Predicted 3D model of a 332-nucleotide part of an RNA (large-subunit ribosomal RNA, domain IV) from Kapaibacterium sp. (SeqCode).
Rfam family: Bacterial large subunit ribosomal RNA. Rfam links the family to the GO terms ribosome and structural constituent of ribosome. The family has 102 seed sequences and 51,934 matches in Rfam 15.1.
[in-house]
Context: one part of a larger RNA
């Protein structure tokens, strides 16, 4: 010097990214206990007071109560055994999880809502038998999103997708066989060397026509994929526009929320809270770039969640200081 450990004057987070890590809290009986609540909770709320031994009373004489006394710094005399309050995100909740660097706002969840599928179901595994679904039958069964509850989910069907339709336009194989080759028995011509022409077979090819779904096409449909505007101009201060006008779109974002887990400029601007607060909390909208089941605003409970804040407490620290114990270090 490290390591484990124990006290410490005054101060009390001045420390640190962050009270991290120690300290305090701590049983048990008694009193008492707000906001908020979904009336179940919140709650062990917070916040006080008692606890030992002896005599005596009381007590179905049991645990207890009551009065009086005694000690000692301490009386749940040791171990063990909640710190507690406000205020916000976020997920309702209890569960799950990166086995060995993440336990979470992530997965799951009941609930909601959509599609599928009538039973040899659909959906899965297999080549396949054949098995799961299910010894189940739509209050079932699979699949997708959403995520308790409350209040509510708004506008576009132009594209995309799906799902109905079937006039009409295209449009395979196969049908269908007009033509048209090829080869040649025979015929005609021959300068005898060939040529021309060619039935029936066989053979190659092949037009017209006729052919389904699909796809064009015609509608639907958003808790499918998916999207939800720009200029310019107006009120007797000014600023501002409830109001007009313009071209464009399928339609231009309603409710609600907003500097948000989302806000770049930005430590926005107010206001609070501190002596000072890039962080929190209330507003306020100019939303770079929120938005309604990729749910959108709340919400009591519930969290080894993140974020500010207080009160108790303390060697975190001002600032260090002794003290045990085990290294280190000598020596062997």
């Nucleotide at each position: 010097c490290c390591c484990c450990u124990g006290u410490u004057a005054a101060g009390g987070a001045a420390c640190u990214a962050g009270g991290c890590a120690a300290c305090a809290u701590g049983g048990c009986c008694c009193c008492g206990u707000a906001a908020c609540u979904u009336c179940g909770g919140g709650a062990g709320a917070a916040g006080g007071g008692g606890c030992a031994c002896c005599c005596g009373g009381u007590g179905u004489u049991g645990a207890g109560c009551c009065g009086g006394g005694u000690c000692g710094c301490a009386g749940a005399g040791a171990a063990a055994u909640g710190g507690c309050u406000c205020u916000g995100g976020c997920g309702a909740c209890u569960g799950u999880u990166u086995a060995a660097c993440a336990a979470a706002a992530a997965c799951a969840c009941a609930g909601g809502u959509c599609g599928c599928u009538g039973c040899g179901a659909a959906a899965g595994u297999g080549c396949a038998a054949a098995c799961u679904g299910a010894c189940g039958u739509a209050u079932a069964g699979c699949g997708g999103c959403u995520g308790a509850c409350a209040c509510c989910u708004g506008c576009c069907c132009a594209g995309u997708g799906c799902u109905g339709g079937a006039a009409g336009g295209u449009u395979a194989a196969g049908a269908g066989g007009a033509g048209g080759g090829g080869u040649u028995a025979g015929u005609c011509c021959u300068u005898c060397g060939g040529g021309a022409c060619g039935a029936g077979g066989c053979u190659c090819u092949g037009a017209a026509u006729u052919g389904a779904a699909g796809c064009c096409c015609c509608a639907g449909u958003g808790a499918a994929c998916g999207g939800c505007g720009g200029c310019c101009g107006u009120a007797a201060c000014u600023a501002u526009a409830a109001c007009g006008g313009u071209a464009c779109u399928a339609a231009g974002g309603u409710a609600g929320c907003g500097a948000a887990a989302u806000u770049c400029c930005u430590u926005g601007u107010c206001g609070g809270g501190u002596a000072a607060g890039u962080u929190c909390c209330g507003a306020c909208c100019c939303g770079c770039a929120c938005g309604a089941a990729g749910g959108g605003u709340g919400u009591a409970a519930c969290g080894a969640u993140c974020a500010g804040a207080g009160c108790a407490c303390u060697g975190u620290c001002u600032c260090a200081a002794c003290a045990g114990g085990g290294g280190a270090c000598u020596c062997g």